[in-house]
RNA sequence: GCCACCCUAGCUCAAUCGGCAGAGCAAACGCUUCGUAAGCGUUAGGUUAUGAGUUCAACUCUCAUGGGUGGCUCCA
Numbered sequence: 001g002c003c004a005c006c007c008u009a010g011c012u013c014a015a016u017c018g019g020c021a022g023a024g025c026a027a028a029c030g031c032u033u034c035g036u037a038a039g040c041g042u043u044a045g046g047u048u049a050u051g052a053g054u055u056c057a058a059c060u061c062u063c064a065u066g067g068g069u070g071g072c073u074c075c076a
Stems, first nucleotide, its partner, number of pairs: 001072007010025004019056001027043005049065005
C1' cells in the first nucleotide's frame, strides 16, 4: 500500500423485514443476617465511533473519515 470483518452502557455482547435501544457481569441502594459472604429485589448508567446522504422513520441501507482485528504484498 491492498482486501475482508468489526466499532451499541464501565466490561462482554444482543437487537428478527428499516418501526419503543436491551441482557449478563460490574456499580449504587435496599431486603435478608448478630455481622459478613452467598441469595433476592430496585435504581442508575447510551451523541449506537464521527460527519453527511436516502427515507414518514436509520443501531440497521449508502458515502466519507477515524480507530481496532485478521489476511496479502513488501525487489536479485
Background:
The RNA shown here (transfer RNA) has 76 nucleotides and comes from an Anaerolineae bacterium. Model confidence (mean pLDDT): 80 of 100. Its Rfam family is "tRNA". Gene Ontology term of the family: triplet codon-amino acid adaptor activity.